The prediction has a mean pLDDT of 82. Predicted 3D model of a 71-nucleotide RNA (transfer RNA) from Delitschia confertaspora ATCC 74209. Lineage of the source: Eukaryota > Opisthokonta > Pleosporomycetidae > Pleosporales > Delitschia confertaspora. Rfam family: tRNA. The family's RNA type in Rfam is transfer RNA.
RNA sequence: GGAGAUGUGGUCUAGGGGUAUGACGUCGCGUUGUGGCCGCGCCAGCCUGGGUUCGAGUCCCAGCAUCUCCA
Numbered sequence: 001g002g003a004g005a006u007g008u009g010g011u012c013u014a015g016g017g018g019u020a021u022g023a024c025g026u027c028g029c030g031u032u033g034u035g036g037c038c039g040c041g042c043c044a045g046c047c048u049g050g051g052u053u054c055g056a057g058u059c060c061c062a063g064c065a066u067c068u069c070c071a
Stems, first nucleotide, its partner, number of pairs: 001070007010024003018054001027041004047063005
């Protein structure tokens, strides 16, 4: 320099145009003599900027980051 893949809460992950899923963790409540385990509940997320569309996490373009391959 060229090609490809991936990017979603603090972490891991589902999503395949129509209110973003679940798990762990945090916090609160219950349980307990206390704590843990367990049960219930809340908060917290779409890499950035454009485009298409009534509507984009999803499709298109550019960029950025990480990884892989070629040179």